RNA sequence: GGCGGCUUAGCCAAGCGGUAAGGCCGAGGUCUGCAAAACCUCUAUGCGGCGGUUCAAAUCCGCCAGCCGCCUCCA
Numbered sequence: 001g002g003c004g005g006c007u008u009a010g011c012c013a014a015g016c017g018g019u020a021a022g023g024c025c026g027a028g029g030u031c032u033g034c035a036a037a038a039c040c041u042c043u044a045u046g047c048g049g050c051g052g053u054u055c056a057a058a059u060c061c062g063c064c065a066g067c068c069g070c071c072u073c074c075a
Stems, first nucleotide, its partner, number of pairs: 001071007010024003018055001026042005048064005
């Protein structure tokens, strides 16, 4: 330098045009003498950044950034 994959909450992770599942952690509650355990409730206005297409974009397209891998060149 070329090609490909990945980037979603504090962490893991599903979803791949019709508006973000689930688990862990955390917070509150029930219970308990106090706890632990168990159970219940809550926790993304938003999907790496910017722009575009569309009635509608996490999802499609372009550029950029980061991480991983392969190839080529140099040493």